[in-house]
Context: one part of a larger RNA
Molecule: small-subunit ribosomal RNA, 3' major domain
Organism: bacterium
RNA sequence: UGACGGGGGCCUGCACAAGCGGUGGAGUAUGUGGCUUAAUUCGAUGCAACGCGAAGAACCUUACCUGGCCUUGACAUGCAGGUGGUAGAAGGAUGAAAGUCCGACGACCCCGCAAGGGGAACCUGUACAGGUGCUGCAUGGCUGUCGUCAGCUCGUGUCGUGAGAUGUUGGGUUAAGUCCCGCAACGAGCGCAACCCUCGCAUUCUGUUGCCACCCGGCCGCAAGGCUGGAGCACUCUGAAUGGACUGCCUCGCUCAAACGGGGAGGAAGGUGGGGAUGACGUCAAGUCAGUAUGGCCCUUAUGGCCAGGGCUGCACACGUACUACAAUGCCCGGUACAGAGGGAAGCAAAACCGCAAGGUGGAGCAAAUCCCUGAAAACCGGGCCCAGUUCAGAUUGUCGGCUGCAACUCGCCGACAUGAAGCUGGAAUCGCUAGUAAUGGCGUAUCAGCUACGACGCCGUGAAUACGUUCCCAGGCCUUGUACA
Numbered sequence: 001u002g003a004c005g006g007g008g009g010c011c012u013g014c015a016c017a018a019g020c021g022g023u024g025g026a027g028u029a030u031g032u033g034g035c036u037u038a039a040u041u042c043g044a045u046g047c048a049a050c051g052c053g054a055a056g057a058a059c060c061u062u063a064c065c066u067g068g069c070c071u072u073g074a075c076a077u078g079c080a081g082g083u084g085g086u087a088g089a090a091g092g093a094u095g096a097a098a099g100u101c102c103g104a105c106g107a108c109c110c111c112g113c114a115a116g117g118g119g120a121a122c123c124u125g126u127a128c129a130g131g132u133g134c135u136g137c138a139u140g141g142c143u144g145u146c147g148u149c150a151g152c153u154c155g156u157g158u159c160g161u162g163a164g165a166u167g168u169u170g171g172g173u174u175a176a177g178u179c180c181c182g183c184a185a186c187g188a189g190c191g192c193a194a195c196c197c198u199c200g201c202a203u204u205c206u207g208u209u210g211c212c213a214c215c216c217g218g219c220c221g222c223a224a225g226g227c228u229g230g231a232g233c234a235c236u237c238u239g240a241a242u243g244g245a246c247u248g249c250c251u252c253g254c255u256c257a258a259a260c261g262g263g264g265a266g267g268a269a270g271g272u273g274g275g276g277a278u279g280a281c282g283u284c285a286a287g288u289c290a291g292u293a294u295g296g297c298c299c300u301u302a303u304g305g306c307c308a309g310g311g312c313u314g315c316a317c318a319c320g321u322a323c324u325a326c327a328a329u330g331c332c333c334g335g336u337a338c339a340g341a342g343g344g345a346a347g348c349a350a351a352a353c354c355g356c357a358a359g360g361u362g363g364a365g366c367a368a369a370u371c372c373c374u375g376a377a378a379a380c381c382g383g384g385c386c387c388a389g390u391u392c393a394g395a396u397u398g399u400c401g402g403c404u405g406c407a408a409c410u411c412g413c414c415g416a417c418a419u420g421a422a423g424c425u426g427g428a429a430u431c432g433c434u435a436g437u438a439a440u441g442g443c444g445u446a447u448c449a450g451c452u453a454c455g456a457c458g459c460c461g462u463g464a465a466u467a468c469g470u471u472c473c474c475a476g477g478c479c480u481u482g483u484a485c486a
Base pairs, nucleotide, nucleotide: 001486002485003483004482005481007480008479009478010477011476012475013474015470016469019433020432021431022430023429026324027323028322029321030320031319032318033317034315035314042053043052064310065309066308067307068306069305070304073128077127078126079125080124081123082122083121088105091102092101093100094099108119109118110117111116130299131298133297134296135295139293141288142287143286144284146282151190152189153188154187155186156185157166158165159164170181171180172179196276197275198274199273201243202242203241204240205239207237210233211232215230216229217228218227219226220225246270249264250263251262252261253260326426330385331384332383333382334381335380342373343372344371347366348365352361353360354359392423397418398417399416400415401414402413403412439462440461441460442459443458444457445456
């Protein structure tokens, strides 16, 4: 100087407490361990591995296994030699395919009158290719984590023999090493904050594909009004610019000061307005050689390459993460209202018709503020169920269908009918959340032929409860103290 203490002081955080909802029990989905296996490819392993790499394992992917084949190779460059019936190739044989064998026909570019030469291509040979083989403890790059925590340092000066100290400590204050005051320090840098994006208010501009108040016309209607055409850009909206919030104003408190704190006015918004992007010096020899790059080592008729089939989906079991439930604030049936954000051409697909349905026929319109996906659902209204393993719950299984795809046996999804398991709120323990949050309801997208999505990432609807407080648990910051630790 650090680190540590079941030392002390001050402070912070959904850390505890106060609340709300879960997990742990059930069934299923998914990941992992284990076991099994010819193979169940590999990696990730406390927090910070386990719905993780994987934003899509039937083939492909695919790296694994079994079997069949290839050996200058599926791919790149160089050199040497060879080949015009050359390169290519309809077709044929064999085969699971890959491969192997045969093969009618049959080229191209440049120079040149031509002969011929050169190139491309192919074959042979040789250098080499190739390796998801090993080492993340040889590395780059990227990432996680402490932690969006408030810290980490430097120059000069001063003090100390020196390691170092001071500054950065102290008194206040803050979300903040934020600011103020003081001080042998004076300044500065990386962080904090601000500058960026988005949501919330207004003004101006914009006016089609958006809008429809006023005006005119047509149709329906007794009327209210509805539909539609014109005119219009008021309004809504689209998306660009500008303004707006700064403790600026008032008041009280603090040491009579400042920073700041409490309250108030005005305001769409008030003290960082909400959210995002942004992650200091460093820590963990943290993670990744399988994203790519890369040193070294290793394989070279195989640890490379091609193909078929299988496996990654196996199942006494254990754990993580989710979904669906156990019901009446519910379930079922009928009616009926209101979104946002996205996507669409090898695409999204309307109307109409067929089918109980999945879906099919059909093809209008749309490269999209125009058309389509697209009827949001919970909510609300009416009816049924009457506390039961039930009109709860839906696993499992049988049969019949639909869709994608060369192909759904291993091993896809969806529908209909039948079947109707466990489950009556979950031990010890444990997780999330402080407001448009939790809880709850649906919708969209990426990947993608299809899909094991209940996942991930977004979007909107409905919309709470509680926080006395900091004694305790956990993590962290500053000061101080002890130490046989570095």